[in-house]
RNA sequence: GGCUUCGAUGGGAAUGGAGUUCUCCCGAAAGCGCCUGUGAGAGCUGAUGACUCCUAUCGCGGA
Repeated sequence: GGCUUCGAUGGGAAUGGAGUUCUCCCGAAAGCGCCUGUGAGAGCUGAUGACUCCUAUCGCGGA
């Protein structure tokens, strides 16, 4: 470094923490966004699968 086997009642769903579940997926996997480019690189959206709360960021307005 490669291959094979065993190993969970749990785990995962592109940026943090928690709750919920009505969704989908996974069994060592599921997951690791989009666009452009040969590449280096350049550009764009989003803290959720979905909902709620908190934190961070961004935009507008007010004090």

Record summary:
This is a predicted structure of a 63-nucleotide RNA (Fluoride riboswitch aptamer (crcB RNA motif)) from Manganibacter manganicus. Rfam family: Fluoride riboswitch aptamer (crcB RNA motif). The literature on the family includes a 2012 paper in Science by Baker et al., "Widespread genetic switches and toxicity resistance proteins for fluoride". Its mean pLDDT, the model's own confidence on a scale to 100, is 81.